[in-house]
The prediction has a mean pLDDT of 86. The part of an RNA shown here (large-subunit ribosomal RNA, domain II) has 678 nucleotides and comes from a Candidatus Chloroheliaceae bacterium. The organism belongs to Candidatus Chloroheliaceae, within Bacteria. It matches the Rfam family "Bacterial large subunit ribosomal RNA".
Context: one part of a larger RNA
């Protein structure tokens, strides 16, 4: 894990709705009796209950009572028939849909394992070591004391049997449900083991590890209490139509669990009363926006108070690029700030548009873990495929087409069927259905096909400006000088360490020097000018697309191949594919209809409707059957939307059973489901 069987809303009862029945101001009878059956009816049986009149605590009183001083008010009531039985929703009570606890509690069995005890037995090869005493000789004043000999002690040594289980490997659907190799530790002892005994479950027993008490142990095992309880998992069996939520608010020892409400459904009942549109009429205090209030904050002006400074016996005086109130002046900022204030939103009248609206009463629900993205907002970090509200969407519970793949992004809401058409998203060079389309441009980066701060003589468009045939911008060619080596300073300081001035001359021009460079000088540029040469050549700033900023583990950031006047982008524009949309045709059910047709049919929890089958009774001493019953196996046969039903061919071999009603142990694929087998 596959195959067959078999396997979960039932029964009693009580309430309470809802179809059908009967009777009705009444309805019904229980026990019981009687009578008769194969079960079972049939009659009697009015005790007994429901109803028919309420109000009050209650004497009481009554279509009215209580309440109060009240004839005022109010509170229940009076103005709608009901009761019996069938069926059938839903509830309480009971195991109440099925399995599934760990547990608790009574009564018993259990120390043949395993711990501790008693009692009575057994076991420890060899080997080795040499306590005490003791002899003996030395030695002492006499001892102690030494030596040697003997002696055989010990939770002593090595080290078999026994015992134990260190450390390594093995084995881990095992030779084995604790083992096997090697290897270690006791091994005269707190030792090991036989047999027989004792001690019992909140008990025993433990040299203590919650360890041991029959391979079970923070309370053994059997059996009852018991179908213990489970607000938890799981699973709950045929078909078809219709209509369809919901993860919210309040409470809750409440929070993965319930009740109410809310949203579905179904019946009645009312009749558009809803909704959406347009005009009018309504409050508001948000978004923006303001600075009039609070309040918060930049600079200046002015100027009170305080600090420095000067003065100064005191009191005062000056003075201040110091802080700074208040009033100005210019510019701000605000969820808890408003002198102002839309849009929506919402709340009323009309009007008109639409119908599977609303609303109320009753019955049955489910649901109280939501999630995504847009949008306004809180909390985080103006961080999260985060959290929390609010709104509008979708998914959830929605299938088709797109997005390379990919609940909730983009089109679009699927009743069936067609090898017909058109679109919509979003494509058309090739996988891959349609343009290698058409016009004018950009891109050169494979940009397109990932990203910022900055960074840049990448290109295009465009604005504004300055030089320019009396010759610009660039390159070459010459010049780039004299006073002078300015003065200080310095060992020097000469354009070029510093520090001061920064003037004259000659001149097409040429700083008392912008740079390198010498210890200093020298020297080599540069500003400037002149000469050749020629038509443009600089600066700004806007704007398109591009570069560079660019590191990660495969190639791996277009879906791929592959593309460059494009198969990129930017604007126009003609086609043209493209969906379960939308049309067309045919067909189902419902619903309305003026009878021509129109329109409705995605769905999970859930509500409602209609219906196939299985077993069984009646109908049935009746039909079908050996010219083959049931059951098993095939059919490219027929009907049904469908569970399904009929027909037929093989096989079987002795049953079956229409129609209509009825009554269940009435449907399987799941439940680590139970049993059998593979």
């Nucleotide at each position: 894990c596959c195959c067959a069987g078999c396997g979960a809303g039932u029964u009693a009862u009580c309430g309470u709705g809802u179809g059908c029945a009967g009777c009705g101001a009444g309805g019904u009878u229980a026990a019981a009796u009687g009578u008769u059956u194969a079960a079972g009816g049939c009659a009697u049986g009015g005790a007994g209950c429901c109803g028919g009149a309420g109000c009050g605590a209650a004497a009481g009183c009554a279509a009215g009572u209580c309440u109060u001083a009240a004839a005022a008010g109010g509170g229940c009531g009076u103005u709608a028939a009901g009761u019996u039985g069938c069926a059938u929703g839903c509830g309480g009570u009971a195991g109440a849909c099925g399995c599934g606890a760990a547990a608790c509690c009574c009564g018993g069995u259990g120390a043949u394992c395993u711990a501790g005890c008693c009692a009575u037995g057994g076991c420890c090869a060899g080997g080795u070591u040499g306590a005490a005493g003791c002899g003996u000789g030395g030695g002492u004043a006499a001892g102690a004391c030494c030596a040697c000999g003997u002696g055989g002690a010990g939770g002593a040594c090595c080290g078999a049997a026994c015992g134990u289980g260190u450390u390594a490997g093995a084995g881990c659907u095992g030779a084995a449900a604790a083992u096997c190799u090697a290897u270690a530790c006791g091994a005269u002892g707190a030792g090991c083991u036989g047999u027989g005994g004792c001690u019992a479950g909140g008990g025993g027993u433990g040299a203590a590890a919650g360890g041991c008490u029959a391979a079970u142990c923070a309370a053994a095992c059997c059996g009852g209490g018991u179908g213990a309880u489970a607000g938890c998992u799981c699973g709950u069996u045929c078909u078809c139509u219709c209509c369809g939520a919901a993860a919210u608010a309040u409470a809750u020892u409440u929070a993965g669990g319930u009740a109410u409400a809310g949203c579905c459904u179904c019946a009645u009942g009312u009749g558009g009363a809803c909704a959406g549109u347009a005009a009018c009429g309504g409050g508001g205090g948000u978004a923006g926006a303001g600075c009039a209030c609070u309040g918060a904050a930049a600079a200046g002006a002015c100027u009170a108070g305080g600090g420095g400074g000067c003065c100064u016996a005191c009191c005062a005086g000056c003075u201040u690029a110091c802080c700074a109130a208040a009033c100005c002046u210019u510019a701000u900022c605000a969820a808890a700030c408003u002198c102002c204030g839309a849009a929506u939103a919402c709340c009323g009248u009309u009007a008109c548009u639409c119908a599977u609206u609303g609303c109320a009463u009753g019955g049955g629900a489910g649901u109280c873990a939501g999630g995504g993205a847009g949008u306004g907002g809180g909390g985080g970090a103006u961080a999260a495929g985060c959290u929390u509200c609010a709104u509008u969407u979708c998914c959830g519970a929605g299938a088709g087409g797109g997005g390379a793949a990919c609940a909730a992004c983009c089109c679009a809401g699927a009743c069936c069927a067609u090898c017909a058409g058109c679109u919509a998203a979003g494509g058309u060079c090739c996988c891959c259905a349609a343009g290698u389309g058409c016009a004018u441009g950009u891109u050169a980066a494979g940009u397109g096909g990932g990203u910022a701060a900055g960074g840049a003589u990448g290109u295009g468009a465009g604005u504004c400006u300055g030089c320019a045939u009396u010759g610009a911008c660039a390159c070459c060619u010459a010049g780039g000088a004299g006073g002078u080596u300015g003065g200080c300073u310095u060992a020097g300081a000469a354009g070029c360490a510093g520090c001061c001035a920064c003037c004259c001359u000659u001149u097409a021009a040429a700083g008392a020097a912008a740079g390198c460079g010498u210890a200093a000088c020298a020297g080599c540029u540069c500003a400037c000018u002149g000469g050749u040469u020629u038509a443009g050549c600089g600066g700004a700033c806007u704007u398109g697309c591009g570069c560079c900023g660019a590191a990660a583990a495969u190639a791996a950031g277009c879906g791929g191949g592959a593309c460059u006047c494009a198969a990129a982008c930017a604007u126009g524009u003609c086609a043209c594919c493209g969906a379960a949309g939308c049309u067309a045709u045919g067909g189902a059910u419902c619903c309305a209809u003026u009878c021509g047709u129109g329109g409705a049919u995605g769905g999970u929890a859930g509500g409602a409707g209609a219906g196939c089958g299985u077993u069984c009774u009646g109908u049935a001493a009746g039909c079908c059957u050996g010219c083959g019953a049931a059951g098993g196996u095939g059919c490219u046969c027929a009907c049904g939307u469908g569970a399904g039903u009929g027909g037929u061919g093989c096989u079987g071999g002795a049953g079956g059973u229409a129609u209509c009603a009825g009554a269940a142990a009435u449907g399987a694929g799941g439940a680590u489901g139970c049993u059998g087998g593979g």